This is a predicted structure of a 253-nucleotide part of an RNA (large-subunit ribosomal RNA, domain VI) from Roseivirga sp. E12. Model confidence (mean pLDDT): 87 of 100.

Context: one part of a larger RNA
RNA sequence: CGUAAGAAGUUUGAGAGGACCUGUCUUUAGUACGAGAGGACCGAGAUGGACUAACCGCUGGUGUAUCAGUUGUGCCGCCAGGUGCACCGCUGAGUAGCUACGUUGGGAAGAGAUAAGCGCUGAAAGCAUCUAAGUGCGAAACUCCCCUCAAGAUGAGACUUCUUUAUAAGGGACGUUAUAGAUGAUGACGUUGAUAGGCUGCAGGUGUAAAGGCAGGAAUGUCAAAGCCGAGCAGUACUAAUUACCCGUAAAC
Numbered sequence: 001c002g003u004a005a006g007a008a009g010u011u012u013g014a015g016a017g018g019a020c021c022u023g024u025c026u027u028u029a030g031u032a033c034g035a036g037a038g039g040a041c042c043g044a045g046a047u048g049g050a051c052u053a054a055c056c057g058c059u060g061g062u063g064u065a066u067c068a069g070u071u072g073u074g075c076c077g078c079c080a081g082g083u084g085c086a087c088c089g090c091u092g093a094g095u096a097g098c099u100a101c102g103u104u105g106g107g108a109a110g111a112g113a114u115a116a117g118c119g120c121u122g123a124a125a126g127c128a129u130c131u132a133a134g135u136g137c138g139a140a141a142c143u144c145c146c147c148u149c150a151a152g153a154u155g156a157g158a159c160u161u162c163u164u165u166a167u168a169a170g171g172g173a174c175g176u177u178a179u180a181g182a183u184g185a186u187g188a189c190g191u192u193g194a195u196a197g198g199c200u201g202c203a204g205g206u207g208u209a210a211a212g213g214c215a216g217g218a219a220u221g222u223c224a225a226a227g228c229c230g231a232g233c234a235g236u237a238c239u240a241a242u243u244a245c246c247c248g249u250a251a252a253c
Stems, first nucleotide, its partner, number of pairs: 001152001005163007015149004021049007033038001051106005059100004066093005071086006110144003117137004170247003174190005195240003198236005204229003212223004
């Protein structure tokens, strides 16, 4: 911009893409078959490999938010206690998030029309013949079935609802933002409010803070499950989402 008014939502599916893999074991059954040795089809079940999708409850990884320990050195006048720098200084843990080595699922079954092949009926050609007329089976291939996209499918589809003379329905911009994100876009919210921050509480992390008391000669222990943090989950209008603004209406009756 189009889809001959403008919107909001729900859809159909022309078409396109994806997927399509396979082993072993048990049973049928030591059966059919075979002199024996050996040893099935068909069917039923179990469990794997590779590939793939989703997810983070479990097991792990990361986790330059966080907590603790610790070395050297500078600084806060000194002690104590902190803090800067040294790969995040190093080391030990680790929530959320992101993840695989983790978990769950998938390629199942079926239908149609067929290939090679196997047939039935059957003439030309009194026989024979799957073929000439007719007709049936038959494969991971084909068309469906499964998953995803999809009406710019200009062949522009369908359904429901809403709106119209002062700016309507609706949208944008602006602001607070995240399950979104390079930017646009997408989603939530904007006081008729829990959208983000703060505060409070909790899950969770670290591992028992400083000061002081007590015990001990001291190191140290203890009061203390402390202190600090808390990307998660709730509650709470304390702070910020204020007011205003812009775009946007055709035909019939």
Notes: Lineage of the source: Bacteria > Pseudomonadati > Cytophagales > Roseivirgaceae > Roseivirga. Rfam family: Bacterial large subunit ribosomal RNA.